[in-house]
Context: one part of a larger RNA
Molecule: small-subunit ribosomal RNA, central domain
Organism: metagenome
RNA sequence: CUGGGCUUACAGGGUGCGUAGGCGGCUUGUCAAGUAGGGUGUGAAAGCCCCCGGCUCAACCGGGGAAUGGCGCCCUAAACUGGCGAGCUAGAGUGAGAUAGGGGUGUGCGGAACUUCCGGUGGAGCGGUGAAAUGUGUUGAUAUCGGAAGGAACGCCGGUGGCGAAAGCGGCACACUGGAUCUUGUCUGACGCUGAGGCACGAAAGCCAGGGGAGCGAACGGGAUUAGAUACCCCGGUAGUCCUGGCUGUAAACGAUGAGCACUAGCUAGGAGGGGCGUAUGCCCUUCCUAACGGAGCGAAAGUGUUAAGUGCUCCGCCUGGGGAGUAUGGUCGCAAGGCUGAAACUC
Numbered sequence: 001c002u003g004g005g006c007u008u009a010c011a012g013g014g015u016g017c018g019u020a021g022g023c024g025g026c027u028u029g030u031c032a033a034g035u036a037g038g039g040u041g042u043g044a045a046a047g048c049c050c051c052c053g054g055c056u057c058a059a060c061c062g063g064g065g066a067a068u069g070g071c072g073c074c075c076u077a078a079a080c081u082g083g084c085g086a087g088c089u090a091g092a093g094u095g096a097g098a099u100a101g102g103g104g105u106g107u108g109c110g111g112a113a114c115u116u117c118c119g120g121u122g123g124a125g126c127g128g129u130g131a132a133a134u135g136u137g138u139u140g141a142u143a144u145c146g147g148a149a150g151g152a153a154c155g156c157c158g159g160u161g162g163c164g165a166a167a168g169c170g171g172c173a174c175a176c177u178g179g180a181u182c183u184u185g186u187c188u189g190a191c192g193c194u195g196a197g198g199c200a201c202g203a204a205a206g207c208c209a210g211g212g213g214a215g216c217g218a219a220c221g222g223g224a225u226u227a228g229a230u231a232c233c234c235c236g237g238u239a240g241u242c243c244u245g246g247c248u249g250u251a252a253a254c255g256a257u258g259a260g261c262a263c264u265a266g267c268u269a270g271g272a273g274g275g276g277c278g279u280a281u282g283c284c285c286u287u288c289c290u291a292a293c294g295g296a297g298c299g300a301a302a303g304u305g306u307u308a309a310g311u312g313c314u315c316c317g318c319c320u321g322g323g324g325a326g327u328a329u330g331g332u333c334g335c336a337a338g339g340c341u342g343a344a345a346c347u348c
Base pairs, nucleotide, nucleotide: 004319005318006317007302008301012316014201015200016199017198021194022193023192025088026087027086028085029084030083031082033081034080035077036076037075038074039073040072041071042070049065050064051063052062053061054060091191092188093187095184096183097182098181099180103177104176105175106174107173108172109171110154114150115149116148117147118146119145120144121143125136126135162169163168206247207246208245209244210243211242215241216240220236221235222234223233258315259314260313261312262311263310266293268291269290270289271288272287273286274285275284276283277282297304298303321348322347323346330341331340332339333338
């Protein structure tokens, strides 16, 4: 390279936008680059292969033929690919009308709980556990009532319910703002799909600077348990968790399933809509989203099954026995931690 694969055996990039590139709807005209047919030139000789011949045979040698991935030029064809021109509306977008939503950013507000502080009542325990102890309390705790302050999270509603590209998003109000769906069919007229590089976003932890700090709580101290107990349980508790600005760029970043388009039985339920009939419940049709079951098919099986892992096409990423190893080295990014790229010897 050919070929085979990527839910769970090795293998889908964490996600999006998008450059180059690859691929690309219907009709028509034209060109003739690709493509196809014919012709012609070239493809040295030797060698290989076939036939014939010469050395007694053979090796060897001589003659003839064939073959030679291909390449150039000329003529012709015009279906397909491509270039150019003209047009179309089914793809894509746009307009108009309507709808749902924890989509995003900022500001303000609220109640419950918790902790601390102040005051009242009260008077011996409280707390904690399997049982205890450390801890806490007559300098008045726990409990209870009133008040003040603070920080974080938003109970019920809440739902295999919604939104978002993914990460993710949940008290209430306001401002700004992204996307989606439905109906209609206004307008543009292939403007599309994918996407190496690139750019942006990216949970938690971590890092830098400045704030904040109620609860929780790595590290750490103590009490238990135990043979030990650097743990599980208990009492404390720093970083952190929170906010602002900057960095990091990872994850079982999972549907372990890349994106797009088309086609291929159904049935049930939920969410957002529209249309028709009936108009008391309702019935039928239809678009999008989310689930459960299931036929054919597929699959090693588990399973999957119009949200495919079925049948096809286009584009990207990735895999090639286990260990060594996501290590070493080089490069590059980062303040660091480390990230990305990424071997070999050796061994089974």